[in-house]
Transfer RNA from Hofstenia miamia, 73 nucleotides, folded computationally. The sequence is in RNAcentral, with records from Ensembl Metazoa. Taxonomically the source falls in Hofstenia (Eukaryota, Opisthokonta, Eumetazoa, Hofsteniidae). Rfam family: tRNA. Gene Ontology term of the family: triplet codon-amino acid adaptor activity. Rfam classes the family as a transfer RNA. About the family: Transfer RNA (tRNA) molecules are approximately 80 nucleotides in length. Its mean pLDDT, the model's own confidence on a scale to 100, is 81.
RNA sequence: GGCACCAUGGUGUAGUGGUUAUCACUUCUGCCUAACACGCAGAAUGUCCCCAGUUCAAGCCUGGGUGGUGUCA
Numbered sequence: 001g002g003c004a005c006c007a008u009g010g011u012g013u014a015g016u017g018g019u020u021a022u023c024a025c026u027u028c029u030g031c032c033u034a035a036c037a038c039g040c041a042g043a044a045u046g047u048c049c050c051c052a053g054u055u056c057a058a059g060c061c062u063g064g065g066u067g068g069u070g071u072c073a
Stems, first nucleotide, its partner, number of pairs: 001072007010025003018056001027043005049065005
């Protein structure tokens, strides 16, 4: 340098263009306990990598960029 794939809360992850972006873990609060753990209830945490375009509507489609992984040279 060419090609392919990927980028979504702190971490991992789901998500046919359609009305509050899913779930698990973690964290916090309450209940429970002598206390802790487990369990139960609740809460917090996201500019969906960036810029532009298409569309009534974009996490999703298109173009460009950035970063990562694999592969070829």